The RNA shown here (c-di-GMP-I riboswitch aptamer) has 98 nucleotides and comes from Halalkalibacter krulwichiae. The coordinates come from a structure-prediction model, not an experiment, and the mean pLDDT is 87.
[in-house]
RNA sequence: AAUUGAAAAAGGCAAACUAUUCGAAAGGGUAGGACGCAAAGCCUAGGGACUAAGGUUUUGGAGGAACAAUUCAAAAUGAUGUCAGCCUGGUUACCAAC
Numbered sequence: 001a002a003u004u005g006a007a008a009a010a011g012g013c014a015a016a017c018u019a020u021u022c023g024a025a026a027g028g029g030u031a032g033g034a035c036g037c038a039a040a041g042c043c044u045a046g047g048g049a050c051u052a053a054g055g056u057u058u059u060g061g062a063g064g065a066a067c068a069a070u071u072c073a074a075a076a077u078g079a080u081g082u083c084a085g086c087c088u089g090g091u092u093a094c095c096a097a098c
Base pairs, nucleotide, nucleotide: 003097004096005095012037013036017032018031019030020029021028022027035085041091042090043089045088046087047086048083049082050081055077056076057075058074059073060072061071062070
């Protein structure tokens, strides 16, 4: 330095769930908690997944002289939001074996 993770040591992380908090939501932070993890450290580029506030479109109301403005509701669309403990990739690292 490369490869590998059977056994071992020192340690590390922390799913579900609970409390609280931020967020429209997905989801995130903090504390508790451990199902698991040899990169379940970091990045988030490719694929994949989740959400759909604002926007746009449609429909139906309100409005009104009026398919006008404005406004309410529902549906559709859509990432600019999110996940990295779904996979690939990039990058750094402890111990041991060889």

Rfam family: c-di-GMP-I riboswitch aptamer. Rfam describes the family as follows. GEMM was predicted in a large-scale screen for bacterial structured RNA regulatory elements. Its family is annotated with cyclic-di-GMP binding in the Gene Ontology. The model forms 95% of the base pairs in the Rfam consensus.